Predicted 3D model of a 91-nucleotide RNA (c-di-GMP-I riboswitch aptamer) from a Desulfuromonadales bacterium. It matches the Rfam family "c-di-GMP-I riboswitch aptamer". From the family's description: GEMM was predicted in a large-scale screen for bacterial structured RNA regulatory elements. Its mean pLDDT, the model's own confidence on a scale to 100, is 86. Taxonomically the source falls in Desulfuromonadales (Bacteria, Pseudomonadati, Thermodesulfobacteriota, Desulfuromonadia).
RNA sequence: CUCUGCCCAGAGCAAACCGUGGGAAACCGCGGGACGCAGAGCCACGGAGCUAACAGAAGGUUCUCCUUCAGAUGCCAGCCGAGCCGCCAGA
Numbered sequence: 001c002u003c004u005g006c007c008c009a010g011a012g013c014a015a016a017c018c019g020u021g022g023g024a025a026a027c028c029g030c031g032g033g034a035c036g037c038a039g040a041g042c043c044a045c046g047g048a049g050c051u052a053a054c055a056g057a058a059g060g061u062u063c064u065c066c067u068u069c070a071g072a073u074g075c076c077a078g079c080c081g082a083g084c085c086g087c088c089a090g091a
Base pairs, nucleotide, nucleotide: 002091003090004089005088012037013036017032018031019030020029021028022027035078041084042083045081046080047079049075050074056069057068058067059066060065
């Protein structure tokens, strides 16, 4: 340096759910909690997925609201890939 994670050590993270706060929502922060994770560390660059406040189109209407459609500029790194950094062990 590369590959591998059967075996060792010391650590680390924390799904669902609950409480609380933020947000239109998706979702996120904090506390509790552990389903799991050898990158469940970082990063929205590509694809997938989620949401639709605002703006657009169509329709309705009590006339400034309602419904539907499609759209990220919003989110997701615990879906896959790219990039960056890193612990232990073995070969």